[in-house]
Molecule: Glycine riboswitch aptamer
Organism: Gammaproteobacteria bacterium
RNA sequence: CCGACCUGGCCGGAGAGACCCCCCGACAUACCGAGGGGCGCCGAAGGCGCAAGUUUCCGCCCGGAAACGCUCAGGCAAAAGAACGGCAGGUCGU
Numbered sequence: 001c002c003g004a005c006c007u008g009g010c011c012g013g014a015g016a017g018a019c020c021c022c023c024c025g026a027c028a029u030a031c032c033g034a035g036g037g038g039c040g041c042c043g044a045a046g047g048c049g050c051a052a053g054u055u056u057c058c059g060c061c062c063g064g065a066a067a068c069g070c071u072c073a074g075g076c077a078a079a080a081g082a083a084c085g086g087c088a089g090g091u092c093g094u
Stems, first nucleotide, its partner, number of pairs: 002093006009087004017039001019038004024033002040076003046072001047070003
């Protein structure tokens, strides 16, 4: 110098109803928040699923990635969170 990993460190970071009904809290009203029910959506916490290649040929078995797919979880004003990227620090390796 480079690489890997770690950090309740710093910065950036998309998408989708501020939906309807009931009820509680606060409250002058409204906004807001929690719980229950309903319909509609999103995918970039997490989770789950799979291809080809390599192997002389065929068959069986095993393995096999993601920002792809599924949407269990989570999310659908703001806030928070957020894969991933950058910076800083630490550890290890060469």